[in-house]
Context: one part of a larger RNA
RNA sequence: UGACGGGGGCCCGCACAAGCGGUGGAGCAUGUGGUUUAAUUCGAAGCAACGCGCAGAACCUUACCAACCCUUGACAUACUUGUCGCGGUUACCGGAGACGGUUUCCUUCAGUUCGGCUGGACAAGAUACAGGUGCUGCAUGGCUGUCGUCAGCUCGUGUCGUGAGAUGUUCGGUUAAGUCCGGCAACGAGCGCAACCCACGUCCUUAGUUGCCAGCAGUUCGGCUGGGCACUCUAAGGAAACUGCCCGUGAUAAGCGGGAGGAAGGUGUGGAUGACGUCAAGUCCUCAUGGCCCUUACGGGUUGGGCUACACACGUGCUACAAUGGCAGUGACAAUGGGUUAAUCCCAAAAAGCUGUCUCAGUUCGGAUUGGGGUCUGCAACUCGACCCCAUGAAGUCGGAAUCGCUAGUAAUCGCGUAACAGCAUGACGCGGUGAAUACGUUCCCGGGCCUUGUACA
Repeated sequence: UGACGGGGGCCCGCACAAGCGGUGGAGCAUGUGGUUUAAUUCGAAGCAACGCGCAGAACCUUACCAACCCUUGACAUACUUGUCGCGGUUACCGGAGACGGUUUCCUUCAGUUCGGCUGGACAAGAUACAGGUGCUGCAUGGCUGUCGUCAGCUCGUGUCGUGAGAUGUUCGGUUAAGUCCGGCAACGAGCGCAACCCACGUCCUUAGUUGCCAGCAGUUCGGCUGGGCACUCUAAGGAAACUGCCCGUGAUAAGCGGGAGGAAGGUGUGGAUGACGUCAAGUCCUCAUGGCCCUUACGGGUUGGGCUACACACGUGCUACAAUGGCAGUGACAAUGGGUUAAUCCCAAAAAGCUGUCUCAGUUCGGAUUGGGGUCUGCAACUCGACCCCAUGAAGUCGGAAUCGCUAGUAAUCGCGUAACAGCAUGACGCGGUGAAUACGUUCCCGGGCCUUGUACA
């Protein structure tokens, strides 16, 4: 100087408390461990691995396994020789296919000094080489997680100290903040904080193939038509919030409490933004790359299988256990986004509300499982897809110890969209509808910041 303390002081955070809803019990989905297997590819491992890499494993993907094939190779550059093209297409034989052997037809490269001269393409050969999702993330770059959006981390000059170092950065107030004020052997500065950026919330201007009977006319009653940009909206530009004003308080400061006006008030709300560093954190399987290793194989191709196994254990979710409900009928109102173009068309709502019924049961709850029949995608749904119909109707009556999220348009609840994708979501990322309760307070648990103290630790 740090680190640590079941030392002290001050302060903060959904950290506790106050509340609301869950997980832990059930069934299923999904990931992981374990076990099994020819293979169940590999990585991730407390928080910060486990619906994670995977924005989508039937083949492909695919890296794994079995079998069958290739060896200058699926891909690149260079050399020699040959051909002039390539490419598309018909049919046959062997084969699981890769591949091997025949075959029909259509096309017949460009420039040119007309020299196989130049370029391009293909085939064969020979070597240099290609290739490797092989190893090392403890050799690395890049990218990322985490403490933590925590308020810290440093430097120059000066001063103090033999020196390591200190000071500044401590102190009194204050703040979300090393934020600001005051004081002070310090005076300044940098990276962070804040602001500058984006979205939402109010108004104005500009613009009207969306909107409007707002005012007029027609009307098949549909903004449908004439007509008009007032409103809604859309999308470009501006205005607006600064403790600016008032009162109190405070050191007359920084600020704090209350108030006015205002759409919004003291960081308006949300996002993007992540200092010096920590964890030899993660990734050599995105990519790049040193070293090592393989080179008729640890490279390349194909068919089939596996990644989907199943005594079990854990994580994350979905659906329930019902009457604040189920079922039947009726019944409105969105936003984001996508569709090549399209504010016009399409995808396209649900919960809510109203009426009826069920009457507390393992039920008209719950839907697992299984049998049968189909639809769709796709060469192909056996291993191993999704959906529909009929039948079947399991566990489950609110969950032990323990444990998680959330402070407002939030939690809870309801549906909708998108990416990747032939097909496949209870996942992820977004969107809107309905819409709460509670916070006395900081003693305690967890994490963090500042000062101080002890130390046999570095």